[in-house]
RNA sequence: GGUGAGAAAGGCAAACCCAUCGAAAGAUGGGGACGCAAAGCCACGGGCCUGACGCUAAGAGCGUAGUAUGGUAGCCGGGUUGCCUCCG
Numbered sequence: 001g002g003u004g005a006g007a008a009a010g011g012c013a014a015a016c017c018c019a020u021c022g023a024a025a026g027a028u029g030g031g032g033a034c035g036c037a038a039a040g041c042c043a044c045g046g047g048c049c050u051g052a053c054g055c056u057a058a059g060a061g062c063g064u065a066g067u068a069u070g071g072u073a074g075c076c077g078g079g080u081u082g083c084c085u086c087c088g
Base pairs, nucleotide, nucleotide: 001087002086004084011036012035016031017030018029019028020027021026034074040080041079042078044077045076046075047072048071049070050068052064053063054062055061
């Protein structure tokens, strides 16, 4: 410098349950493991979710804006930092 097939030290932890916060999406902590080679970190681009508005008798569904210091980094891309393995 490259690689993530296999392995290993170590790490993270979906669903679900409990508690707390939130209008919600969801978040945090504990339990728990479906998975993860960045499932470490950053909402910058796209997407999705929530909320708002419109269409509709209403529901479902569809559409619109980004008016919202909203959420998702375990949707993808991008940025950034790093352990181990293997190769040079």